[in-house]
RNA sequence: CCAACGAAAAGGCAAACCCACGGCGACGUGGGGGCGCAAAUGCGAGGUCCCGCAAAUGGGGGCGGCCUCGCUGCCGAA
Numbered sequence: 001c002c003a004a005c006g007a008a009a010a011g012g013c014a015a016a017c018c019c020a021c022g023g024c025g026a027c028g029u030g031g032g033g034g035c036g037c038a039a040a041u042g043c044g045a046g047g048u049c050c051c052g053c054a055a056a057u058g059g060g061g062g063c064g065g066c067c068u069c070g071c072u073g074c075c076g077a078a
Base pairs, nucleotide, nucleotide: 005076006075012037013036017032018031019030020029021028022027035065042071043070044069045068046067047066048064049062050061051060053058
């Protein structure tokens, strides 16, 4: 230095739940909160799932800490 691996520490993210605002809704944003988290809870794509409209086997929208693939990436004990 690389690969594999995952102890500690630092920093980081953050579920449920509560409040406010926005949305018909799925949900989103901000604040509180903290179960958890090293590709993972980072990013992208596809799938899956969910919600209105409709009734056309149609069209529009939304989430994952679900699945798959790709890319990037902190620390360093055994």
The RNA shown here (c-di-GMP-I riboswitch aptamer) has 78 nucleotides and comes from an Actinomycetota bacterium. Of the family's consensus pairs, 94% are formed in the model.